[in-house]
RNA sequence: GGAGUGGUCCGCGGUAGCCGCGUCAGGUUUGUGCUUGCACACUCCUGCCGAGGAAAGUCCGGGCUACACAGGGCAGAAUGCCGGAUAACGUCCGGUGGGGGCGACCCCGGGAAAGUGCUACAGAGAAUAGACUGCCGGUUACAAAACCGGUGAGGGUGAAAGGGUGCGGUAAGAGCGCACCGUCCCGUGCGGUAACGGACGGGAGCUGAGGUAAACCCCAUUCGUAGCAAGGCCAAAUAGGGAAGCAUCAGGCGUGGCCCACGCUGCUUCCGGGUAGGCUGCUUGAGCCUGCAGGCAACUGCAGGCCUAGAUGAAUGGCUACCGCUUCUGCCUUCCGGGCAGGAGAACAGAACCCGGCUUACAGGACCACUCCGUAU
RNA sequence: GGCGCUUUAGCUCAGUUGGUUAGAGCAGCGGAAUCAUAAUCCGCGUGUCCGGGGUUCGAGUCCCUGAAGCGCCACCA
Numbered sequence: 001g002g003a004g005u006g007g008u009c010c011g012c013g014g015u016a017g018c019c020g021c022g023u024c025a026g027g028u029u030u031g032u033g034c035u036u037g038c039a040c041a042c043u044c045c046u047g048c049c050g051a052g053g054a055a056a057g058u059c060c061g062g063g064c065u066a067c068a069c070a071g072g073g074c075a076g077a078a079u080g081c082c083g084g085a086u087a088a089c090g091u092c093c094g095g096u097g098g099g100g101g102c103g104a105c106c107c108c109g110g111g112a113a114a115g116u117g118c119u120a121c122a123g124a125g126a127a128u129a130g131a132c133u134g135c136c137g138g139u140u141a142c143a144a145a146a147c148c149g150g151u152g153a154g155g156g157u158g159a160a161a162g163g164g165u166g167c168g169g170u171a172a173g174a175g176c177g178c179a180c181c182g183u184c185c186c187g188u189g190c191g192g193u194a195a196c197g198g199a200c201g202g203g204a205g206c207u208g209a210g211g212u213a214a215a216c217c218c219c220a221u222u223c224g225u226a227g228c229a230a231g232g233c234c235a236a237a238u239a240g241g242g243a244a245g246c247a248u249c250a251g252g253c254g255u256g257g258c259c260c261a262c263g264c265u266g267c268u269u270c271c272g273g274g275u276a277g278g279c280u281g282c283u284u285g286a287g288c289c290u291g292c293a294g295g296c297a298a299c300u301g302c303a304g305g306c307c308u309a310g311a312u313g314a315a316u317g318g319c320u321a322c323c324g325c326u327u328c329u330g331c332c333u334u335c336c337g338g339g340c341a342g343g344a345g346a347a348c349a350g351a352a353c354c355c356g357g358c359u360u361a362c363a364g365g366a367c368c369a370c371u372c373c374g375u376a377u
Numbered sequence: 378g379g380c381g382c383u384u385u386a387g388c389u390c391a392g393u394u395g396g397u398u399a400g401a402g403c404a405g406c407g408g409a410a411u412c413a414u415a416a417u418c419c420g421c422g423u424g425u426c427c428g429g430g431g432u433u434c435g436a437g438u439c440c441c442u443g444a445a446g447c448g449c450c451a452c453c454a
Base pairs, nucleotide, nucleotide: 001373002372003371004370005369006368007367008366009365010364012324013323014322015321016320017319018318019317021050022049024047025046026045027044030041031040032039033038034037052348056359057358059357060356061355062354063353064227065226066225067224071260072259073258074257076223077222078221079220080219081095082094083093084092085091096109097108098107099106100105110218111217115216116215117212118211119210132155133154134151135150136149137148138147139146140145163181164180165179166178167177168176182206183204184203185202186201187200188199190197191196231280232279233278234277241271242270243269244268245267246266251265252264253263254262273453274452275451287306288305289304290303291302292301293300294299325345326344327343328342329341330340331339332338333337378450379449380448381447382446383445384444387403388402389401390400396434405421406420407419408418409417427443428442429441430440431439
């Protein structure tokens, strides 16, 4: 210098002034109510605070709320190497086995040895293996050709053809026999919490051995249902209406798949009627920052400090000046480069009960660690 | 805000247990017939199976993740 891997951070920033919006707190003007010093509404003033790394998708998990502070069984769903973290998770951390990459690093993970299914086309043969060609032997008395038999080593087909190399063996061949390598099973002891690793011994010619479980399934673990339009309170208004169906106690509903158990006693659908108002839930929380300690790490504990949006036809914005940064244009200057003037600051996108993750979108920029190649010393 | 459903040709829809080259109707195009048009008859398809990734020998179909479109919901008696 080039190419690349993993990760962190910013998302134009700062200061000053002016105008504007929203919640809250304090003050103030006017009005209403009465319990006569408070409450509510309204006007104005002052002060504090005021979007994101994804606020998004709603893909997982939890809190919270209602139904029984959720019971038993079946069905169903999700997850899946081992250990840990956590409120919990399909997330994260550490390890382990396999695969990819020269490498930094990345991707994947129960069981095919319980059973069932599927495996198109091609091919002779596709899981009980299998003779199309080739090779070998025999017969038709030579050759050619045909037929019969042997052979899974060669060719060919396919995603997949039922271990590999060599020697022996044979008519030709073949784990047919042997040696080495590989595979599977069993045992012993070692390291490790474990997954697993490596060592020794024995057994099997290779077996229960092609693949597929993001096919059914088996094993283990977890899961009740709904969602803040949950739920609670107040106010206002109306026709406490009509029809159909089911049921009338071995039923129906709560309980949104079914049964049991528990509680309650009509329920469901459709057609209508009324209100479309207020308060609460609502933001102090598994919270944020700093330091110390424990741990390889995820994370946890302790101490100190901080309060940081709660809107509801839905606020969080705009302008000016200066400074800084980036970029573009023009001019000047001695190459590199520098100076002056002017313009622009753009991406993805906006809280809606609250958290922990994952995923997706994103103009441009900064930083850290590491790998490979080239060159110079 | 929450909860569901759908996406296949220009339009409306099929597509079975994953299998070879994904179909049907309408529309469109070409031809026949007619003096001409319609109707009628014959023929005609280069479809990102919404995008991307994965599982598999093989994906419209199975799994994951996005996009677009559509639907439902309050309270009172």

Notes:
Predicted 3D model of RNase P RNA and transfer RNA as a complex of 454 nucleotides. It holds a member of the Rfam family "Bacterial RNase P class A". The family's RNA type in Rfam is ribozyme.